The prediction has a mean pLDDT of 78. Predicted 3D model of RNase P RNA and transfer RNA as a complex of 410 nucleotides.
């Protein structure tokens, strides 16, 4: 030059008029009035996916249970976030992106559809290989056929068949020997906070997959949620069912506290009253309502989209701009 | 604001703990009966299982994030 990967950062300015909503100061014609000051949305406010802060449920107890998490290191109030790293798979010439991760699925159930002879169990004989015996043919090389034992080599099925090449061994085979290789468990040494890499050495010769089925194993969670809650203030009218035991407490147990079985504790349902002010609640903050519109100019101003208790992620929307490093091809010096 | 549930044909809705090609009633199209016509009787036709990702050989089903849609709440005696 041109493609391309990856982080960061902005998402309108700036005048002028008209307006909105909250404080604060001042005015007199004390009204929801007038002047004046000064603040006023966002990267996501949004989905409510996920930690938390608060509050309330007498403390916030135990035990089963039921959620949800899971390589290793560090951030962090905490996390299922973020950051570095490890070990495999996938995709790219590559910078890089991407998914997986406790249990060598031998603790212990389940499952593995079709097709296949056999789908996990010292297991299978379909096609096949060998070897005994009959018994036919025969061109004497041998083939057919049955019956009986062996055999996991070949071929086929299938996503996925019980280690892989070579060689011995065998009637024919096989980890039944051996060598080399790949897994795997113990030990030892080197590097690394680890996860792990790397490298001798023994060993037993191999133990399909799926825990994003149950289930072990380690950790974490009591429950609701600003309509949480709390002071005030007004205002009204109680009724019927069930019912011994209930409630606080939510899945069940236990335990503690309360009420209650004559005066009926407590659930359901019918009816009545309030729809008021402050706190919580913020340097936007209220009633859910405000935070906005014309016009000039900036090469054009056009994306998504509007706070409601308050943080930390995470995800999804999103026109267009600036900027770091990096990589592949080409050319030129 | 919080919380909660649902999503399969055009509608209402099955589909157990994952298996080959997802079904069922009314509707809908065509043929038969019928003089016509409802009812009947045979056939059919019609699906991105709400999107897109993962797990697994294989997902309408399991797992994860979105989309649309719908339900409920204050206080006081």
């Nucleotide at each position: 030059a041109g493609g391309g990967u990856u982080g960061g950062c902005c998402g309108g300015g700036u005048c002028a008029a008209c307006g909105c909503g909250g404080c604060c100061u001042g005015g007199c014609c004390u009204g929801a009035c007038c002047a004046g000051g000064u603040c006023g949305a966002g990267g996501a406010a949004a989905g409510u996916c996920c930690g938390c802060a608060c509050u309330c449920c007498g403390c916030a107890g135990a035990g089963c249970g039921c959620a949800c998490c899971g390589c290793c290191g560090g951030a962090u109030a905490a996390c299922g976030u973020c950051c570095g790293g490890u070990a495999g798979g996938c995709g790219g010439c590559a910078a890089c992106g991407u998914c997986u991760a406790g249990g060598a699925a031998c603790a212990g159930g389940g499952c593995c559809a079709c097709a296949g002879a056999g789908a996990a169990g010292c297991g299978c004989a379909u096609u096949g290989c060998c070897c005994g015996g009959c018994g036919g043919c025969g061109c004497c090389a041998g083939c057919c056929g049955c019956c009986g034992a062996g055999c996991g080599a070949g071929g086929g099925u299938g996503a996925a068949a019980c280690g892989g090449u070579g060689g011995g061994u065998u009637a024919a085979g096989c980890g039944c020997c051996c060598a080399c290789c790949a897994g795997c468990g113990c030990g030892c040494c080197u590097g690394g906070c680890a996860a792990c890499a790397g490298g001798c050495g023994c060993g037993g010769c191999u133990g399909g997959g799926c825990a994003u089925c149950c289930c072990c194993c380690g950790g974490u969670g009591g429950g609701a949620g600003c309509a949480a809650g709390g002071u005030c203030a007004a205002g009204c009218a109680g009724g019927a069912a069930c019912g011994a035991g209930g409630c606080g407490c939510g899945g069940c147990u236990c335990g503690c506290g309360c009420c209650g079985u004559u005066u009926g504790a407590g659930u359901u349902c019918c009816g009545g009253g309030u729809a008021g002010a402050c706190c919580g609640c913020c340097g936007a903050g209220a009633g859910a309502g405000a935070u906005g519109u014309u016009g000039a100019c900036c090469u054009a101003a056009a994306a998504c989209a509007g706070a409601a208790u308050g943080c930390g992620g995470c995800u999804u929307a999103u026109g267009g701009g600036c900027u770091g490093a990096c990589c592949c091809u080409g050319g030129g010096a | 604001g919080g919380g909660c549930c649902a999503c399969u044909a055009g509608c209402u809705c099955a589909g157990g703990c994952g298996g080959u090609u997802a079904g069922a009633g009314c509707g809908c199209g065509g043929u038969c009966c019928u003089g016509a016509u409802a009812a009947g009787a045979c056939c059919g036709a019609g699906g991105u299982c709400u999107g897109u990702g993962g797990u697994u050989c294989g997902a309408g089903u399991c797992c994860a994030c979105a989309g649309u849609g719908g339900c409920c709440c204050a206080c006081c005696a």